[in-house]
RNA sequence: GCCGACAUAGCUCAGCGGUAGAGCAGCUGUUUCGUAAACAGCAGGUCCUGAGUUCGAAUCUCAGUGUCGGCUCCA
Numbered sequence: 001g002c003c004g005a006c007a008u009a010g011c012u013c014a015g016c017g018g019u020a021g022a023g024c025a026g027c028u029g030u031u032u033c034g035u036a037a038a039c040a041g042c043a044g045g046u047c048c049u050g051a052g053u054u055c056g057a058a059u060c061u062c063a064g065u066g067u068c069g070g071c072u073c074c075a
Stems, first nucleotide, its partner, number of pairs: 001071007010024004018055001026042005048064005
């Protein structure tokens, strides 16, 4: 340099045009002799960035950035 995949909550991920979600972690409460267990609830998001298409974009298109993998060149 070329090709491909990926980027969504603190972490790991789902969702792939029509209200943004789960598990774990966090906080509060209940329970308990007690607890890091169990149960209930609460909070937490620039859906990587910009532009385009659309009535409507996390989702489709284009460009960029970053991460990972493969290939190539040099050494």

This is a predicted structure of a 75-nucleotide RNA (transfer RNA) from a Chloroflexota bacterium. Its Rfam family is "tRNA". About the family: Transfer RNA (tRNA) molecules are approximately 80 nucleotides in length. Rfam classes the family as a transfer RNA. Its family is annotated with triplet codon-amino acid adaptor activity in the Gene Ontology. Its mean pLDDT, the model's own confidence on a scale to 100, is 82. It was read from a public genome assembly. The organism belongs to Chloroflexota, within Bacteria.